[in-house]
Parts: sequence; structure tokens; C1' cells
RNA sequence: UUCGAUCAAGGCAAACCGUCGGUAACGGCGGGACGCAAAGCCUCCGGCCCCGGAGAGAAAACGGGGUAGCGGGGUUGCCGAAA
Repeated sequence: UUCGAUCAAGGCAAACCGUCGGUAACGGCGGGACGCAAAGCCUCCGGCCCCGGAGAGAAAACGGGGUAGCGGGGUUGCCGAAA
């Protein structure tokens, strides 16, 4: 540096439930495990979701927010293997 079979120590925590915050998406805390070799951290790029745009109906650009467990990318890291 690349790789993820094995070894060992572990780590994280989906859905759902309770509770709190939020218009919402969604997030915090507790319970709980579907899974994860970065499911550690970061919204730079794309996707998707929410609010506004948008007054009876439809709709774009655009603005704000979310998803890191949707990809890409950046960065740090355990064990081991190969060079």
C1' cells in the first nucleotide's frame, strides 16, 4: 500500500416498542437485533425523502432541511494475509 478467507479481542445496531424534539422527512435517549470489515467521523458530488415555491387543481427552476445503514469521495482505525 492492497486485500478480507482464517486467528483473537471486541465494536456498532435495522425493523419494532417506549419516551422526548421537529410542520415533516427525520433525529436524541432506553429497550431490542436485521445485519455491518469501518454500519467510526465528514454533506464535496449524485440519488432518494420532507417543507416552501404552489391560493381551487397540476407543475418547474430555485431556497431550506434530512438520509453517512443509497452510492461515490475524503479522513482515522483493530486483527490478519500478500507484496